Notes:
The RNA shown here (Guanidine-I riboswitch aptamer) has 99 nucleotides and comes from Paenibacillus rigui. The coordinates come from a structure-prediction model, not an experiment, and the mean pLDDT is 79. Rfam family: Guanidine-I riboswitch aptamer. A reference for the family is Barrick et al. (2004), "New RNA motifs suggest an expanded scope for riboswitches in bacterial genetic control", Proc Natl Acad Sci U S A. The sequence was found by an Rfam model in a public genome assembly. The source organism's lineage runs through Bacteria, Bacillota, Bacilli, Caryophanales and Paenibacillus.
Order: sequence, then structure tokens, then C1' cells
RNA sequence: UUAUAAGUUUUCUAGGGUUCCGCGGAUAUGGAUCCGUCCGGACCGAGAGAAAACGCACAGCUGCAGCUGUGUUCACGGAGGGAUAAAAGCCCGGGAGGA
Repeated sequence: UUAUAAGUUUUCUAGGGUUCCGCGGAUAUGGAUCCGUCCGGACCGAGAGAAAACGCACAGCUGCAGCUGUGUUCACGGAGGGAUAAAAGCCCGGGAGGA
């Protein structure tokens, strides 16, 4: 010094907490309130996790509209701050720094 295709989206996973629902406990006449975070429903969720689709690059074919094939590599990483009810491998961030 170096990467705007190291692209986008979706579905998931590791992980994450507690607004809502359920569950458990306490208080309470009841409504309800508070507590627990419970391998629960639902929710959040990866640049450095997975898959798929689209896209992109190259090559070939071609009726010029597309089709087919191949490829789409690599990636150590805080502290701190931010969002949401809250937290996090979420966002700042392929950042600072390191190699």
C1' cells in the first nucleotide's frame, strides 16, 4: 500500500436475552402485581457459521433472446458505545489494533 461482487435476499444454526404467551414461585378475596429464565411458544441472530435463490466473473453454444459449464477464494481481533423489553457472534465493524 492492497479488495464497491469480500454483492443482495431468504431459510436456518451456534449464540442471545425476557416485551408478549405459557410454566414455576411469592403476595393477594378477586382483578392483578412481583420474582424466576424454564433445553417451552414466539422473538433477536452471525463479515470472519450452513444452505438455497438471484447476481457477478470467465469459457462455450446460440435462433441474439438467452442457455450450459466452471468459479465466486481468504479472513486473528479487543475495549467501548448504540438499538430494541432486553441481550448477543445484532449494529458501529472485514473498524481500532495485531499478523